[in-house]
RNA sequence: AGAGUUUGAUCCUGGCUCAGGAUGAACGCUGGCGGCGUGCCUAAUACAUGUAAGUCGAACGAGGAAGGUAGUGAUACAGUCCGAGUGGCGAACGGGUGAGUAACGCGUGGGUGACCUGCCCCGAAGCGGGGGAUAACAGUUCGAAAGGGCUGCUAAUACCCCAUGAGGACCUGUGAGUUAGAGAAGCAGGUCGAAAGCCUAGCUCGAGAGAGCCAAGCGCUUUGGGAGGGACCUGCGACCCAUCAGCUAGUAGGUAGGGUAACGGCCUACCCAGGCGACGACGGGUAGGGGGCCUGAGAGGGUGGCCCCCCACACUGGCACUGAAACACGGGCCAGACACCUACGGGUGGCAGCAGUAGGGAAUAUUGCACAAUGGGCGCAAGUCUGAUGCAGCAACGCCGCGUGCGCGAUGAAGGCCUUCGGGUCGUAAAGCGCUUUUCUGGAGGAGGAGGAAGGACCGUACUCCAGGAAGAAGUCUCGGCUAACUACGUGCCAGCAGCCGCGGUAAAACGUAGGAGACAAGCGUUAUCCGAAUUUACUGGGCGUAAAGCGCGUGCAGGUGGUUGGGUAAGUUGAAUGUGAAAUCUCCUGGCUCAACUGGGAGAGGCUGUUCAAGACUGCCUGGCUAGAGGGCGGUAGAGGGAGGUGGAAUUCCCGGUGUAGUGGUGAAAUGCGUAGAUAUCGGGAGGAACACCUGUGGCGAAAGCGGCCUCCUGGACCGCACCUGACGCUCAGACGCGAAAGCUAGGGGAGUGAACGGGAUUAGAAACCCCGGUAAUCCUAGCCGUAAACGAUGUGGACUGGGGUGUCGGUGGGGUAAAAGCCAUCGGUGCCGAAGCCAACGCGAUAAGUCCACCGCCUGGGGACUACGGCCGCAAGGUUAAAACUCAAAGGAAUUGACGGGGGCCCGCACAAGCAGUGGAGCAUGUGGUUCAAUUCGAUGCAACGCGAAGAACCUUACCCGGAUUUGAAAAGCCAGUGACAACCGAUGAAAGUCGGUCUCGUAGCAAUACGCACUGGUACAGGUGCUGCAUGGCUGUCGUCAGCUCGUGCCGUGAGGUGUUAGGUUAAGUCCUGCAACGAGCGCAACCCCUACAUUUAGUUGCCAUCAGGUCAAGCUGGGCACUCUAAAUGGACUGCCUACGCAAGUAGUGAGGAAGGUGGGGAUGACGUCAAGUCCUCAUGGCCCUUACAUCCGGGGCCACACACGUGCUACAAUGGACAUUACAAAGGGUUGCAGAGCCGCGAGGUGAAGCUAAUCCCAAAAAAAUGUUCUCAGUUCGGAUUGGAGUCUGCAACUCGACUCCAUGAAGCUGGAAUUGCUAGUAAUCGCAGAUCAGCACGCUGCGGUGAAUACGUUCCCGGGCCUUGUACACACCGCCCGUCAAGCCAUGGAAGCUGGGGGUACCCGAAACCGGUGCGCGAACCGCAAGGACGCAGCCGACUAAGGUAAAACCAGUGACUGGGGCUAAGUCGUAACAAGGUAACC
Repeated sequence: AGAGUUUGAUCCUGGCUCAGGAUGAACGCUGGCGGCGUGCCUAAUACAUGUAAGUCGAACGAGGAAGGUAGUGAUACAGUCCGAGUGGCGAACGGGUGAGUAACGCGUGGGUGACCUGCCCCGAAGCGGGGGAUAACAGUUCGAAAGGGCUGCUAAUACCCCAUGAGGACCUGUGAGUUAGAGAAGCAGGUCGAAAGCCUAGCUCGAGAGAGCCAAGCGCUUUGGGAGGGACCUGCGACCCAUCAGCUAGUAGGUAGGGUAACGGCCUACCCAGGCGACGACGGGUAGGGGGCCUGAGAGGGUGGCCCCCCACACUGGCACUGAAACACGGGCCAGACACCUACGGGUGGCAGCAGUAGGGAAUAUUGCACAAUGGGCGCAAGUCUGAUGCAGCAACGCCGCGUGCGCGAUGAAGGCCUUCGGGUCGUAAAGCGCUUUUCUGGAGGAGGAGGAAGGACCGUACUCCAGGAAGAAGUCUCGGCUAACUACGUGCCAGCAGCCGCGGUAAAACGUAGGAGACAAGCGUUAUCCGAAUUUACUGGGCGUAAAGCGCGUGCAGGUGGUUGGGUAAGUUGAAUGUGAAAUCUCCUGGCUCAACUGGGAGAGGCUGUUCAAGACUGCCUGGCUAGAGGGCGGUAGAGGGAGGUGGAAUUCCCGGUGUAGUGGUGAAAUGCGUAGAUAUCGGGAGGAACACCUGUGGCGAAAGCGGCCUCCUGGACCGCACCUGACGCUCAGACGCGAAAGCUAGGGGAGUGAACGGGAUUAGAAACCCCGGUAAUCCUAGCCGUAAACGAUGUGGACUGGGGUGUCGGUGGGGUAAAAGCCAUCGGUGCCGAAGCCAACGCGAUAAGUCCACCGCCUGGGGACUACGGCCGCAAGGUUAAAACUCAAAGGAAUUGACGGGGGCCCGCACAAGCAGUGGAGCAUGUGGUUCAAUUCGAUGCAACGCGAAGAACCUUACCCGGAUUUGAAAAGCCAGUGACAACCGAUGAAAGUCGGUCUCGUAGCAAUACGCACUGGUACAGGUGCUGCAUGGCUGUCGUCAGCUCGUGCCGUGAGGUGUUAGGUUAAGUCCUGCAACGAGCGCAACCCCUACAUUUAGUUGCCAUCAGGUCAAGCUGGGCACUCUAAAUGGACUGCCUACGCAAGUAGUGAGGAAGGUGGGGAUGACGUCAAGUCCUCAUGGCCCUUACAUCCGGGGCCACACACGUGCUACAAUGGACAUUACAAAGGGUUGCAGAGCCGCGAGGUGAAGCUAAUCCCAAAAAAAUGUUCUCAGUUCGGAUUGGAGUCUGCAACUCGACUCCAUGAAGCUGGAAUUGCUAGUAAUCGCAGAUCAGCACGCUGCGGUGAAUACGUUCCCGGGCCUUGUACACACCGCCCGUCAAGCCAUGGAAGCUGGGGGUACCCGAAACCGGUGCGCGAACCGCAAGGACGCAGCCGACUAAGGUAAAACCAGUGACUGGGGCUAAGUCGUAACAAGGUAACC
């Protein structure tokens, strides 16, 4: 520091996800040791048991114990110890928790002239005299208990009174002077108010008990100060919601009083009516705050566990008492809930102290030891108490450290896994040999925490030494990309994985297992949460034309901001000094534990909070000027700017009248409609409403919406010129106010045309539409609502600056020019286009900025849900405005690119259409396919590009299918082991055959032999075999687009990039063929050419071919001699190249009845098929991975089937006849084939054929007759002398065999069919059509196929249309690419959510009722020791009662917030449901608001 993910690819926007760090964690697997830390985050739920606050006998009086002294003893005395109670101090600290609290609660800085302070420290003064009680105790009594009552006794440092008063308090008077704000200190007078003793040493008196004096110590009282602690006030700082906008009655202030330590509405009475709030009051939600901690480069964000500070709380609520301090965790009273005890009368309790229990929960420890240390309470002290604390226990919960060994060791062992079977890998890893002992175990010693004799919970701990022995100590996660690490098997969209993208449908590096590898390591993963990455809330540091985002427009208060120049000030700002910012933490330095974690010491950092001083630039404030901003004045100008009132013509419609007659109107075509009751058309007259043609213009005006005939009136704004006035008066603008198209609403008018709804006619599968005929609201006017639009330049307003850009246009002004204009120059203001720099993701913008800046406002933060719900506000309503969440997806989106597509465009081509010829589709038959049938009808091919296709030939075979019978190392190949010695051949039995069984006969070579080798058989074992599956695992081959003209590359250039350019353009061509131009220049695969056949010629060659000449010869005949001239054969060569001419053209090239030539513009035909597309076809040609079968899915045999037949389709043949049929006669080919072959002549047969055998290994012989044609005769339009199906009979041939199931022949029979609906095919010349011939396959079988020749046409104006294709361009929401994408209802399942009659719960407030305890006030029946009084009595106090206040409780109405709710609304999601086709192309009616 980045990465993955939207796309076919790209750039951008934008979200989601990951890698890092962290934790009081939890869960899964695993687990050796030590140190230091940490450990109920949930139920502030309930708590058994123990314990956490006592202490003092040196305050006091009893009581008790053991010992001592004296005594005979009772007993006395002194001391020690224990000790309930009175009394003192403590219990307000320490410890826990975070419920409440949004607050002066916390933090920070100040203030108190408005305050308090026990114990402690310093100073000053004092401690005199007296009095009455009371607990304990004793007696009695009530009660189950808890706990009391009454009577009696007693002490004090308990209580009370008096005295004294340095100082204090109060009152009165005085009072220098000071502050931001005050009557403080001081002085004078008057009044008021204190105290307690204990202990010890010494001295005196006394016989003693005891008394007194004096001193030290501990106390006591008053007072001044201090320290530390506390209280109150205050500036500033720190959460969310405005769908909480108004809140407030002790409320805000005053006066008086009360109360408090103290100020204060803190409380009360009265008076005033204020106070708070967009700088967020009030309300709601959430939350203890801080030091800090985590993260981050930082700014920030998150957090507040441990430790420290503060606060709050102590079962819930209220209350006070005591006290220096509490409204008190282990005190009290009351109420409530809960729990326990009970004799039912009544009592008791409060772990959010430490342990522990239950419960809750994913989850959090021992009912431990000790006061040795540190600290605290009490005490003079010894001491005692202390779950504070120090330690130990449990837990990998965290951090840190250590170990699980080290060295050598290759037969690279065994074994595992993989394998191309060679090997590789685990792997020096192991074993083995040597060594060490941290840790471990055992033993021995043994600090320190303890300053000084003893005293240590931890602890015989840390540490040290000795001995033993590699001994006891490794796992977890991952291995598709991100992200380090790969193979095998299993599984087969199953099981499963997954953080995101995504894996899994038979070859899964993604699931599971194994081997191996990677990472970390006593841990490793997962989950949860926070920060980071995220510049993804942007202060640092983002945006708003099209991605989310400029309010529809203006006016304008608050707010923000502000030209130029002086002076002052010092709030902001800057600097210096100082105070503070607790400690811990953090950073640096340096020490201590072996290191580290941990910890000691020192320094630094941190905020801007205070105070003081200084500076005076900038901002602010005060004050004085200026004129460049702004406004005014004067003089001009243009304009559909606004409002009102008039007025005009054209057109439509209607009405009246005339002319006139059968149609009109409308459409793609029609129909509805109108019209013989007279329409349409046409002429004249009239009525009424609405809108203003031409002018009219990327012209004008207005803030926008918007504004258009003409005239008049009223009225707003703008611009230009002058530089006369004011003197910053400015800009922007939340809220507010106003304007605001169309549609819509209310009321009243108006209503010609147009025209939602509606009616009708069409279209259509349907047509709720598009089209047509009608037509209401509306459109118009007046008044009032509504307040929205794709209200758009999708671009907020204002200002400044940026090439003296270019070119239009509108309004002015100046110059110049003209007779007047115009063109021209300059300038100001508007409005367009094109463009520099710059900007931008690109498109584009570009002085009218989207450039560079300033000021202010508005708005955005992934898509959907949602321009929605709820709530508020507005509205008559429709609705508008403001505006979420749950849930869900991993995208949604912008711009541009390449394709593909379009019922987009342009150009071009093709038997594509058109023009023609012949067909198919109808019939019969042949053949293939579908379907059906069947035991089987084997399989494949399925739009073009399957269907006379694989199959160039199914009677058996073929044959893969079916039935039946057989075989099992197999029919063929080939290895090993064992055994045998044959096998073959022949014969027999059985059988449909295959096969099975039996018999005869029995090895070779080498060696003496054993044996070896070879061969064969039998058995065994590996294996053979499979037309079994997968053509979607493949090779090869093939089809198709398409013989279409395309497809690419290198370098350069352009672009951020995909990519473009080249290859586009202008011409031209059959052609990306060529030319020209050009940021391109070249090149490759295709095109063309090179190859073959054919058309011409030459040369060579001359048998089997040929025969002109010569000779011979026949009925005839190259038959013979001879010849090679010709034909022909088959090799070579030539020939054609737009080469020549004319025209056009730059050229390429094109045109020409051009010339020449056998052939003329690729002469004709063939072979030849670019990059690629269709997961096209083929595993049944072959090859081949994987899977499957192995006495069968293999192999053999007989028979059957592939030939079935209601049907449907494709391809053909033959016909329907006279351009014909029949008969007779007579001509003319080419190309092929032939030795298990072709077969002649001759003879036989009506014929198929038979016989026969000459010839031929073939330019020699044979197949072989060519047919149409021609000539002649006949038939005469008929289901025929057409047509030949079908059937009967008789034959021939092939073959082991023609029944299923061959071909042919003869005789007989003589079906359909009289030219074929919709539709559809081929063909452009030696072609179509027509005629025959040959061949492959093949025993036989051809209407098919492949070739060959004979005869031999018609037509093409042309490219509008159909189909296919090429190039350019355009749109796109498509990219599996239009057989695409995609919308809505309905139906199904799941999920969350709104409404809802209601139901349930909650917190808070209001009104009223009731009202505990307690304080306060009142009262004076009752009671009372101290003081006063001689007494009566009084003062004072207590209890009681009353009042006020009030917790809890109750009642009532309303609001709010949750939960739930029959039913209901929409929404989201969900491989293959229904209906349509809305959108994307002109999406088939342009789309959208």